Predicted 3D model of a 148-nucleotide RNA (c-di-AMP riboswitch aptamer (ydaO/yuaA leader)) from Metabacillus sediminilitoris.
[in-house]
RNA sequence: UAUAUCAAAUCGCUUAAUCCUUUAGGAACGGGGGACCCAAUUUAUGUGGAUCUUUUAUCCUCUUGGGGUGAAUCCUAUUUUAAGUAGGUAAGGAUACUCUUUUGUCCUGAACCCGACAGCUAACUCCGUAAGCGUUAUGAGAGGUCGG
Numbered sequence: 001u002a003u004a005u006c007a008a009a010u011c012g013c014u015u016a017a018u019c020c021u022u023u024a025g026g027a028a029c030g031g032g033g034g035a036c037c038c039a040a041u042u043u044a045u046g047u048g049g050a051u052c053u054u055u056u057a058u059c060c061u062c063u064u065g066g067g068g069u070g071a072a073u074c075c076u077a078u079u080u081u082a083a084g085u086a087g088g089u090a091a092g093g094a095u096a097c098u099c100u101u102u103u104g105u106c107c108u109g110a111a112c113c114c115g116a117c118a119g120c121u122a123a124c125u126c127c128g129u130a131a132g133c134g135u136u137a138u139g140a141g142a143g144g145u146c147g148g
Stems, first nucleotide, its partner, number of pairs: 011134004018027003028129006038119001046062001048060004065117001066114004074088005091108005097143005103137001
């Protein structure tokens, strides 16, 4: 001097997931349920069990129907036609002063929950504030910061 790895702090990124605080909570951001009107009217108290004299009703359980959070949906190939794997795709993100945007580059394209049940939805009501990471190329417009 160069490269690689590890640790700490600062800073930054995905995301609603941050801040304050008298420690009880509050603010802020985000999500669900829930009228009239509007929309819809197609198909089942779906499986198993318990209580009940029976119907009905209630309770528990399961997930194939249906639904929710989320960018994360769909297609093809392979396979014991299962899981998995590979390729692509709707869609989404980063690229360091901030916002918008051109070109390029690099990534994601998951996972979980409710439990037969929910359209929209004012009032009202119920919840969440976790988890995981480490990029810095280029032109333009507007605004800002620092130095001379």
The sequence is in RNAcentral, with records from Rfam. The source organism's lineage runs through Bacteria, Bacillati, Bacilli, Caryophanales and Metabacillus.